The prediction has a mean pLDDT of 82.
The RNA shown here (FMN riboswitch aptamer (RFN element)) has 124 nucleotides.
It was read from a public genome assembly, where an Rfam model found it.
The model forms 100% of the base pairs in the Rfam consensus.

[in-house]
RNA sequence: CAUAUUCUUUGGGGCGUGGUGCAAAUCCACACCGAUAGUUAAAGCCUAUGAACGUAGCAUUUGCUGCGCCGAGCGGGUGAAAUUCCCGAGCCGACGGUAACAGUCCGGAUGAGAAAAGAAUUGU
Numbered sequence: 001c002a003u004a005u006u007c008u009u010u011g012g013g014g015c016g017u018g019g020u021g022c023a024a025a026u027c028c029a030c031a032c033c034g035a036u037a038g039u040u041a042a043a044g045c046c047u048a049u050g051a052a053c054g055u056a057g058c059a060u061u062u063g064c065u066g067c068g069c070c071g072a073g074c075g076g077g078u079g080a081a082a083u084u085c086c087c088g089a090g091c092c093g094a095c096g097g098u099a100a101c102a103g104u105c106c107g108g109a110u111g112a113g114a115a116a117a118g119a120a121u122u123g124u
Base pairs, nucleotide, nucleotide: 001123002122004121005120006119007118008117009116010115016030017029018028019027031104032103033093034092035049036048037047038046044091045090053068054067055066056065057064058063074088075087076086077085095107096106097105
């Protein structure tokens, strides 16, 4: 300096006020939140990845692998370059539960995981 392998650690935020009601952190008004990598320049809504869900096979400790599914962005400005910055008015958010419909409460989950950082070994 480089590649591969192994190990360790890290690795998701948010309902406050008022209204209706027998009952709502679930409805209504305002409020609040935004995983990871990439992209000529910083991204919830551009391209991918991850969790969840469905399904098939294998295996029967309940897991592994494949496939499917997988939300939402426009107008203006600056600039060499921005659907990423600034201005404006918008939009989106798994499954199960609940005295009533949940991105924000409880649960699977002290889980899993994209990925990031570090260490060791190996090679030159």